[in-house]
């Protein structure tokens, strides 16, 4: 330099154009003599910038980061 893959909650992962979810972690409450476990509730995210579309996490372009391959 060229090609490819991945980027979503603190962390690990879903969601193939129509209301962004789960697990775990975190906070509060319940339970318990206390702790742990269990139960309930809550906060929390689509890498960034554009484009297409009535509507984009999803499709297209650019860019950034990480990883892999080629030279």
């Nucleotide at each position: 330099g060229c090609g490819g893959a991945u980027g979503u909650a603190g962390u690990u992962c879903a969601a193939c154009g129509g209301a962004a979810g789960a697990a775990u972690g975190c906070a509060a409450g319940c339970c318990u003599u206390c702790c742990a476990a269990g139960c309930u509730u809550g906060a929390a995210a689509c890498g960034c910038g554009g484009g297409u579309c009535c509507g984009a996490u999803u499709c297209c372009c650019g860019u950034c980061a990480u990883c892999c391959g080629c030279u």